[in-house]
């Protein structure tokens, strides 16, 4: 010098909330506040969580016909159905202070 753990000093970041702005939204940016953080620096690679202006999917659901619990037609993104609850999948997006992973990084002293 390098790596890992602890840790002092100098500092750094900024949960939440408020104001202004952007966005359909999740959320993001700026300023203030400062819960916390040794990577709470950066990266959506894996998992997870969240959002929906989009999408008719050989998804659900309703209606009609047939009928051998199935087939066909039709309606269908706050539509349909429904007392209420208000879908699933796809696609797109968000979260790095959810976890893992990758890259980078100041530091007396032990």
């Nucleotide at each position: 010098a390098g790596a890992a753990g602890g840790a002092a000093a100098g500092g750094g970041c900024a949960c939440u909330c408020c104001a202004g702005g952007c966005g359909c939204a999740a959320g993001c940016c700026u300023g203030g506040u400062u819960c916390g953080c040794a990577a709470a620096g950066c990266c959506a690679c894996g998992g997870g969580u969240c959002u929906u202006g989009c999408u008719a999917c050989u998804c659900a659901g309703g209606c009609u016909g047939c009928a051998u619990c199935g087939c066909a037609g039709u309606c269908g993104g706050g539509a349909g159905c429904g007392a209420a609850u208000a879908g699933g999948g796809g696609a797109a997006g968000a979260c790095a202070g959810c976890c893992g992973g990758g890259c980078u990084a100041c530091a007396a002293c032990c």
Molecule: c-di-GMP-I riboswitch aptamer
Organism: Gammaproteobacteria bacterium